A computed fold for a 502-nucleotide part of an RNA from an uncultured prokaryote, annotated as small-subunit ribosomal RNA, 5' domain. The coordinates come from a structure-prediction model, not an experiment, and the mean pLDDT is 80. The full RNA is in RNAcentral, with records from ENA.

Context: one part of a larger RNA
RNA sequence: GAGUGAACGCUGGCGGCGUGCUUAACACAUGCAAGUCGAACGAUGAAGCCUAUGCUUGCAUAGGCGGAUUAGUGGCGAACGGGGGAGUAAUGUAUAGUUAAUCUGCCCUUUGGAGGGGGAUAACAGUUGGAAACGACUGCUAAUACCCCAUAUUCCUUUAUACUUAAUGACUGCAAGGGAAAUAUUUAUAGCUUUUGGAUUGGCCUGUACGGUAUCAGCUUGUUGGUGAGGUAAUGGCUCACCAAGGCAAUGACACCUAACUGGUUUGAGAGGAUGAUCAGUCACACUGGAACUGAGACACGGUCCAGACUCCUACGGGAGGCAGCAGUGGGGAAUAUUGCACAAUGGACGCAACUCUGAUGCAGCAACGCCGCGUGGAGGAUGACACAUUUCGGUGCGUAAACUCCUUUUAUAUAGGAAGAUAUUGACGUUACCAACAGAAGAAGCACCGGCUAACUCCGUGCCAGCAGCCGCGGUAAUACGGAGGGUGCAAGCGUUAAUC
Numbered sequence: 001g002a003g004u005g006a007a008c009g010c011u012g013g014c015g016g017c018g019u020g021c022u023u024a025a026c027a028c029a030u031g032c033a034a035g036u037c038g039a040a041c042g043a044u045g046a047a048g049c050c051u052a053u054g055c056u057u058g059c060a061u062a063g064g065c066g067g068a069u070u071a072g073u074g075g076c077g078a079a080c081g082g083g084g085g086a087g088u089a090a091u092g093u094a095u096a097g098u099u100a101a102u103c104u105g106c107c108c109u110u111u112g113g114a115g116g117g118g119g120a121u122a123a124c125a126g127u128u129g130g131a132a133a134c135g136a137c138u139g140c141u142a143a144u145a146c147c148c149c150a151u152a153u154u155c156c157u158u159u160a161u162a163c164u165u166a167a168u169g170a171c172u173g174c175a176a177g178g179g180a181a182a183u184a185u186u187u188a189u190a191g192c193u194u195u196u197g198g199a200u201u202g203g204c205c206u207g208u209a210c211g212g213u214a215u216c217a218g219c220u221u222g223u224u225g226g227u228g229a230g231g232u233a234a235u236g237g238c239u240c241a242c243c244a245a246g247g248c249a250a251u252g253a254c255a256c257c258u259a260a261c262u263g264g265u266u267u268g269a270g271a272g273g274a275u276g277a278u279c280a281g282u283c284a285c286a287c288u289g290g291a292a293c294u295g296a297g298a299c300a301c302g303g304u305c306c307a308g309a310c311u312c313c314u315a316c317g318g319g320a321g322g323c324a325g326c327a328g329u330g331g332g333g334a335a336u337a338u339u340g341c342a343c344a345a346u347g348g349a350c351g352c353a354a355c356u357c358u359g360a361u362g363c364a365g366c367a368a369c370g371c372c373g374c375g376u377g378g379a380g381g382a383u384g385a386c387a388c389a390u391u392u393c394g395g396u397g398c399g400u401a402a403a404c405u406c407c408u409u410u411u412a413u414a415u416a417g418g419a420a421g422a423u424a425u426u427g428a429c430g431u432u433a434c435c436a437a438c439a440g441a442a443g444a445a446g447c448a449c450c451g452g453c454u455a456a457c458u459c460c461g462u463g464c465c466a467g468c469a470g471c472c473g474c475g476g477u478a479a480u481a482c483g484g485a486g487g488g489u490g491c492a493a494g495c496g497u498u499a500a501u502c
Base pairs, nucleotide, nucleotide: 001502002501004499006498007497008496009495010494013374014373015372016371017370018369019367020366021332026330027329028328030327031326032325035076036075037074040073041072043070048065049064050063051062052061053060054059055058083285085283092210093209094208095207096206097205099203102202107198108197112193113192115149116148117147118146124139125138126137127136128135129134155178156177157176158175162172183190184189185188211257212256213255218248219247220246223245224244225243226242227241228240229239230238260282261281262280263279264275265274266273267272287308288307289306290305291304310321311320312319313318338364340363341362342361346360347358348357349356377407378406379405380404388397389396390395411443413439415437417435421429446491447490448489449488450487451472452471453470457486458485459484460483461482467474468473
């Protein structure tokens, strides 16, 4: 000098765009953050309409149409989006490859198919247990829920002979075995099943690079390799049986400490150093530890089970919970915001759609925390007023500064009109931006420094005291260095200090 997610002191007019728990991955009251589909299903059957009968002529009864509502079964989603960075020094990240060892719901494309049958169960009704959470028994019922049979050159498994090859293997392959389905309605679609290729998203593997310590020198028994089997979507000690005794290491194994990684950010002429907030990509985590289930996808933040710590309820028998989602509370700390509005836009889930849901997101609120822009007036104005300071007492400085005259109205304030973002409809923001009109200089300047480095000097007070100080150093009676004043210098809605980086 530059820079900061900063804090502290003094001060503070406005706007735009950003940013805002760096500490306790500490504990959390309350509300909300993942639902949706009645065009899968049984059930429920509101408003309204129609018909018939009765008559009090607008009511009652009965029947029909209608289809609001939704607890339950079922489908899809809940593995996305959002969060913080504990762990991790390589099961990670970055980059370059490999997969003849692989999966892939929804989407696009392609080949065929959808025949026949069955038994349940929730809801519901009844009985009943429990303080509650939540159940138990009996009976009834539906489906795009579940099951069985049939059908399949093409899908899967095994595979003779043959084909093929330099060889192992692979492709093809007679034959054998196995494997599908679901319907709905407003009649035009949507869905179901099988198959081909794609797209997209992943899984696995490999090379190289990515901290410190040798005051860590030896480490390793599923350890290293092989054969076979199991397991997986898939390779593989991934797991197991047997066999061999290997494998790694001063090019730093093993151990310990520290740490999410990157694009980037910051500094620097560069090389390099430091760093990894916001934004974007990847990883790992979800009270702590472990486990699987469902599913195309999880070993699953707002799912399940087990154990643990903690908190809460209890009728003491037993139960409930997980903010590192958005707000918010306590605590810790030098320190970091509202228990706001809206789904109008963008995006997501479901649905044929209308819609519904969405603390993602869009906005608003708070904070000079940062960057940028604007303003706090302009022109004229000397007997050079007053005050203040100083003085050699003549004067000098503040100083065209003020007063005074003329002018302007950015911005702020007050009042009325009125867009785009939305292409037919739909605007949270919005008392908005912006445009035009009226009033009036009106409401708007501070902070640090002035011995040298370093731009800027005098007076008074103090008297090695009180104090200053980044370094050199000032102060012991004439201090440009302490404290105050006048004057000056530098920045300016900021200015200084502290911290840490180059």